[in-house]
């Protein structure tokens, strides 16, 4: 780089700490504590729904199940 349709709406939890890299802010990486349940997954369960957080995520930006609306396909 392209693709896994496109617009809007979209909730929760620490703008933690330490340490490297950029000249700084910050950003991104490691690691440590604390969290959160609405990408995915695990378990119980006849299903609801409940639970775990492994991954994921904690100002924003990006993600975000679900939902409207447009296109499309059966």
């Nucleotide at each position: 780089u392209u693709g896994a349709c496109u617009c809007u709406g979209g909730a929760g939890a620490g703008c933690g700490g330490u340490u490297a890299g950029c000249a700084a802010a910050g950003c991104u990486g490691a690691c440590c504590c604390a969290c959160c349940g609405a990408a995915g997954g695990g378990g119980c369960u006849u299903a609801a729904g409940c639970u775990c957080u492994c991954a994921g995520g904690u100002u924003c930006c990006u993600g975000g199940a679900c939902a409207g609306a447009g296109g499309g396909g059966c």